[in-house]
The RNA shown here (c-di-GMP-I-GGC riboswitch aptamer) has 84 nucleotides and comes from Desulfotignum sp. The sequence was found by an Rfam model in a public genome assembly.
RNA sequence: UGGUAAAUGGCCAAACCUGUUGUGAAACAGGGACGGAAAGCCACGGGUCUUAUGAAAGACAGAAAGAUAGCCGGGUUGCAUCAG
Numbered sequence: 001u002g003g004u005a006a007a008u009g010g011c012c013a014a015a016c017c018u019g020u021u022g023u024g025a026a027a028c029a030g031g032g033a034c035g036g037a038a039a040g041c042c043a044c045g046g047g048u049c050u051u052a053u054g055a056a057a058g059a060c061a062g063a064a065a066g067a068u069a070g071c072c073g074g075g076u077u078g079c080a081u082c083a084g
Base pairs, nucleotide, nucleotide: 001083002082003081004080011036012035016031017030018029019028020027021026034070040076041075042074044073045072046071047068048067049066050065051064053061054060
């Protein structure tokens, strides 16, 4: 530098439950494991969702503020193993 993924010495931890925070999407802590080879980190592009706004209402909208990195892409750092 390129390839690979047998969950593996070690690591993370979905749903669900409890508690706290938040209008909310969600987040954090504990329990719990569906899975994960970046399920480490970064909202840069797209998606989804929330709040506010516009709209009589709803559908809807993009010019706002957010959530999601375990939706995808991208960036960046890195573990194991194989090859150079």